The RNA shown here (Bacterial RNase P class A) has 387 nucleotides and comes from a Pseudomonadota bacterium.

RNA sequence: CGAAUAGGCCGGGCGAUCGCCGCGGGGCUUCGGCCCCGGGGAGGAAAGUCCGGACUCCAUAGGGCGCGGUGCUGGGUAAUCCCCAGGGCGGGUGACCGCCGGAAAGUGCAACAGAGAGAAGACCGCCGAUGGCCGUCUUGAAUUUCUCCGGAGAUUCAAGAGGGAUCAGGCAAGGGUGAAACGGGGAGGUAAGAGCUCCCCCACGAGAGCCGUGCGAGCGGCCGUGCGGUAAACCCCACCGGGAGCAAGAUCAAAUAGGGAGACGCUUGAGGACGGCCCGUCCGAGGUUUCCGGGUAGAUCGCUGGAGCCGUCCGGUAACGGCCGGCUUAGAGGAAUGAUCGCCCCCCGUGAGGGGACAAAAUCCGGCUUACAGGCCUAUUCGCCAA
Numbered sequence: 001c002g003a004a005u006a007g008g009c010c011g012g013g014c015g016a017u018c019g020c021c022g023c024g025g026g027g028c029u030u031c032g033g034c035c036c037c038g039g040g041g042a043g044g045a046a047a048g049u050c051c052g053g054a055c056u057c058c059a060u061a062g063g064g065c066g067c068g069g070u071g072c073u074g075g076g077u078a079a080u081c082c083c084c085a086g087g088g089c090g091g092g093u094g095a096c097c098g099c100c101g102g103a104a105a106g107u108g109c110a111a112c113a114g115a116g117a118g119a120a121g122a123c124c125g126c127c128g129a130u131g132g133c134c135g136u137c138u139u140g141a142a143u144u145u146c147u148c149c150g151g152a153g154a155u156u157c158a159a160g161a162g163g164g165a166u167c168a169g170g171c172a173a174g175g176g177u178g179a180a181a182c183g184g185g186g187a188g189g190u191a192a193g194a195g196c197u198c199c200c201c202c203a204c205g206a207g208a209g210c211c212g213u214g215c216g217a218g219c220g221g222c223c224g225u226g227c228g229g230u231a232a233a234c235c236c237c238a239c240c241g242g243g244a245g246c247a248a249g250a251u252c253a254a255a256u257a258g259g260g261a262g263a264c265g266c267u268u269g270a271g272g273a274c275g276g277c278c279c280g281u282c283c284g285a286g287g288u289u290u291c292c293g294g295g296u297a298g299a300u301c302g303c304u305g306g307a308g309c310c311g312u313c314c315g316g317u318a319a320c321g322g323c324c325g326g327c328u329u330a331g332a333g334g335a336a337u338g339a340u341c342g343c344c345c346c347c348c349g350u351g352a353g354g355g356g357a358c359a360a361a362a363u364c365c366g367g368c369u370u371a372c373a374g375g376c377c378u379a380u381u382c383g384c385c386a387a
Base pairs, nucleotide, nucleotide: 001383002382003381004380005379006378007377008376009375010374012344013343014342015341016340017339018338020041021040023038024037025036026035027034028033043358047369048368050367051366052365053364054363055245056244057243058242067241068240069239070238071237072086073085074084075083076082087100088099089098090097091096101236102235106234107233108230109229123175124174125171126170127169130168131167132166133164134163136161137160138159139158140157141156142155143154144153145152146151183201184200185199186198187197188196202226203225204224205223209222210221211220212219213218249301250300251299252298259292260291261290262289263288264287271283272282273281274280308327309326310325311324313322314321315320345356346355347354348353
């Protein structure tokens, strides 16, 4: 200098004017509100609502089944599907990154292709040791033909040598199919081959494991075995989990329905008791009215000071925890946080000029994930060059 990796930070600045929503103080008021002054008013993700908690109400003796979630180990935490440290496997030259219970408990599944998809299989291929078959050669025996009687030939049989790849048979190394083909590499071995044997590696510990080490996941050594994949298929194991959510919920309370209590006796006073009838007295339907209660509109609380932020020190590898000091101002509610101008900053454009990412609180907090113009810092790795 270039290319990368990990972690962190900022995410326009200053000023003026006019507005919007809360808060504090003062003044006026017809009590509805109005005016003045001061101070505050979006984020790193406020987002997605994917996890976990606080808080509130409802439910709940205890236990089990079922259902849902989590899933290497140890720790952190209020809690977690989060974070830290460690382990194993995989990727990368490296800094570094990604993944994670059990498939040897059982059941199931695998299109197409392929010979064969799970104690499988032989299409091409290799061999053909062994047992046949077909040629060739050698030797021997028997029969027979010819003969110059020395032998020569033919057929059959037996033994041996060598060949064919022809049948049975052997093999699974190589090719081929597939997402996946019954451990991988090398050597020996063999007719050809094969964990068949040996060395190294990988996987496993059910049959059946042992020793050392680590809290543990595991690691190292020995022994044994060679067993495909799939659990976001059922399932098994361990642990966790009641439900709904601030429109939770609580208080005050115009109005309405239905309810309770009292008073009046207003009505052509239903009706009943006393009574032969009337008056009268009592009970009492309906009505009027008062109170209780009810709970809608509305108002208030919940509501923002918190598992809060920053710094020194201490404990801890770290996440984190503790002591002390300092800082702390959205809290509205169908919802304010906006607009214009000037100077500067950044980007595009020769210029005039244009533009400023993603996105905006809604009870609060801890995480994760996703979006993001432009810029800054720290540590580390690899390559090249120079001294």
Lineage of the source: Bacteria > Pseudomonadati > Pseudomonadota.